[in-house]
Context: one part of a larger RNA
RNA sequence: GGACGAACGCUAGCGGUGUGCUUAAUACAUGCAAGUCGAACGAUGAGGCCCUUUCGGGGGUACAUCAGUGGCGGACGGGUGAGUAACACGUAGGUAAUCUGCCCCUCGGAGGGGGAUAACGACGGGAAACUGGCGCUAAUACCCCAUACCUCAUAAGUUGAAAUACUUAUGAUGAAAGUUCCGGCGCCGGGGGGUGAGCCUGCGUCUGAUUAGCUUGUAGGUGGGGUAAGAGCCUACCUAGGCGACGAUCAGUAGCUGGUCUGAGAGGAUGAUCAGCCACAAUGGGACUGAGACACGGCCCAUACUCCUACGGGAGGCAGCAGUAGGGAAUUUUGCGCAAUGGGCGAAGGCCUGACGCAGCAACACCGCGUGCAUGAUGAAGCCCUUUACGGGUGUAAAAUGCUGUCAGAGGGGAAGAAUUUUGACGGUACCCUCAGAGGAAGCAUCGGCUAACUCCGUGCCAGCAGCCGCGGUAAGACGGAGGAUGCAAGCGUUGUCC
Numbered sequence: 001g002g003a004c005g006a007a008c009g010c011u012a013g014c015g016g017u018g019u020g021c022u023u024a025a026u027a028c029a030u031g032c033a034a035g036u037c038g039a040a041c042g043a044u045g046a047g048g049c050c051c052u053u054u055c056g057g058g059g060g061u062a063c064a065u066c067a068g069u070g071g072c073g074g075a076c077g078g079g080u081g082a083g084u085a086a087c088a089c090g091u092a093g094g095u096a097a098u099c100u101g102c103c104c105c106u107c108g109g110a111g112g113g114g115g116a117u118a119a120c121g122a123c124g125g126g127a128a129a130c131u132g133g134c135g136c137u138a139a140u141a142c143c144c145c146a147u148a149c150c151u152c153a154u155a156a157g158u159u160g161a162a163a164u165a166c167u168u169a170u171g172a173u174g175a176a177a178g179u180u181c182c183g184g185c186g187c188c189g190g191g192g193g194g195u196g197a198g199c200c201u202g203c204g205u206c207u208g209a210u211u212a213g214c215u216u217g218u219a220g221g222u223g224g225g226g227u228a229a230g231a232g233c234c235u236a237c238c239u240a241g242g243c244g245a246c247g248a249u250c251a252g253u254a255g256c257u258g259g260u261c262u263g264a265g266a267g268g269a270u271g272a273u274c275a276g277c278c279a280c281a282a283u284g285g286g287a288c289u290g291a292g293a294c295a296c297g298g299c300c301c302a303u304a305c306u307c308c309u310a311c312g313g314g315a316g317g318c319a320g321c322a323g324u325a326g327g328g329a330a331u332u333u334u335g336c337g338c339a340a341u342g343g344g345c346g347a348a349g350g351c352c353u354g355a356c357g358c359a360g361c362a363a364c365a366c367c368g369c370g371u372g373c374a375u376g377a378u379g380a381a382g383c384c385c386u387u388u389a390c391g392g393g394u395g396u397a398a399a400a401u402g403c404u405g406u407c408a409g410a411g412g413g414g415a416a417g418a419a420u421u422u423u424g425a426c427g428g429u430a431c432c433c434u435c436a437g438a439g440g441a442a443g444c445a446u447c448g449g450c451u452a453a454c455u456c457c458g459u460g461c462c463a464g465c466a467g468c469c470g471c472g473g474u475a476a477g478a479c480g481g482a483g484g485a486u487g488c489a490a491g492c493g494u495u496g497u498c499c
Stems, first nucleotide, its partner, number of pairs: 001499004006495005013369006019362002021327001026325003030322003035072003040069002043065003048061005079280003089204007098197002103193007111145004120135002123132003151172008178185002206252003213243003218240008255277004259270004282303005305316004333359001335358003341355001342353004372403004382394004407440001409435005417426001443488005448469003454483005464471002
């Protein structure tokens, strides 16, 4: 000198764009943050329409739907960085060791049958959370049979370095679901693509040797198991290996990267916001479902804590958005809207969406603008300095005269953003026009040298200053005040950290 997610002191007019718990991964009141589909299914419904009626009612239809069965989604999106020195990340590869819902292309298929169950009804238990047996019922829920180019087994051939790959033959086994407004939307099996993911490998990735030895599923083999998949991944047996001064092991610290800051560069430091990957969801463990989780707002167990209780038993998890307490030098509203973009579900209308779009707060940062312009000497008054009392400085500064109208203010008009109709939170916002009037808008630090800027008064090694050198003990340009000056300017200084 530059930089900052900054803080503190003094000060403060406006706008735009960003940013905003770096500390306690501390504890959380309250609200919201993941639902949707009636074109899968039974059921229910005040009212509407039609039919019927013994006038009590019954049936149908369209519409709608709390709860329930079923489907898809809750594995995305959002948060945090505790852990992790590791194939976690980065980069380059491999998968002859793999999976992939929804989407796209393509080939073929959907034949026959069955038994339940929630909702519901009636009866119970419980303070509650909830729950028991009995009876009825539907499906794109569940099951059985048939068939199938897949899978498995055996045999032969082809490619290749290598067959576990591909092709052919024989045998065994495994499938389906309907709905409709008749256009479709779905269902099952196979092949290909796309997307996403798993696993493996080379190289790179902090400090300490005042950590030198470490290791028994350890290193390898065989049999078996397991996974979507290779493998000590697991297990039984066998061998006795494997790693290490090219730093093993241990300890400390730490999410990694694109990037960011600085620097001429090399490098050093760093990893907020944005983007990619990873890890985590009170703490520890576990699996279930599923294409995908060992699952933030799912389940089970244990622990700590909080709450309810009729004391028998239950409920909870903001490192989602706001917000509260606490900690701290320190970090915002319990706002508006789904109008846009994107996501989930749905054929669609649409519903949901604290993602997101906006608004609010904060000079926290960057950028822009303003606080006026011109003329004006009798160089006014005041204040300060002064050896000449003459004068000098503040100073064209003011006053005065003539103008201008940015910002703020008042009135009027008024968007784009919307995707051919509808639909705008922002917002009567931006922007445009008119009006009035210099009016409402300047401070902070410094002035001994480094370092731009000097005198007076007060003080008297006191009070104090200070980044370093150093000032102050009676004429202090260094302390405090004043006048003046210098530098930046809606900021200026100080502190902290990095280069």
A computed fold for a 499-nucleotide part of an RNA from an uncultured bacterium, annotated as small-subunit ribosomal RNA, 5' domain. The prediction has a mean pLDDT of 84.